[in-house]
Molecule: SAM riboswitch aptamer (S box leader)
Organism: Frateuria hangzhouensis
RNA sequence: CACUCAUCGAGACCGGCGGAGGGAUAGGCCCUUUGAUGCCGGGGCAACCUGCGGGAAGCGUUCCCGCGACGGUGCCAAUUCCUGCGGGGCGCGCCUGUCGCCACCGAGAGAUGGGCG
Repeated sequence: CACUCAUCGAGACCGGCGGAGGGAUAGGCCCUUUGAUGCCGGGGCAACCUGCGGGAAGCGUUCCCGCGACGGUGCCAAUUCCUGCGGGGCGCGCCUGUCGCCACCGAGAGAUGGGCG
């Protein structure tokens, strides 16, 4: 870096350095000199890998449930901050279109982890 699988409505902040942008992208909206983004130290959250126990399939693996947190990662503003593409529902008397609204469904993109090349 490519492919593939799973998850993304919950959870978790202090100090130091530094000094202007940051939230992937575009728009919106927001954070930020009451010091952001970033880096370092400490603390924490979670439970993907992992450890222990139980169960199911059935075969040498796969899945489910519970408990834990030494270790490998990850994460600690806002749902992945929201929207973008397609569909659904409701409203503007009805249909089509347009428009507005929605913790509706799916796709795409992205993030993180596991596997594999």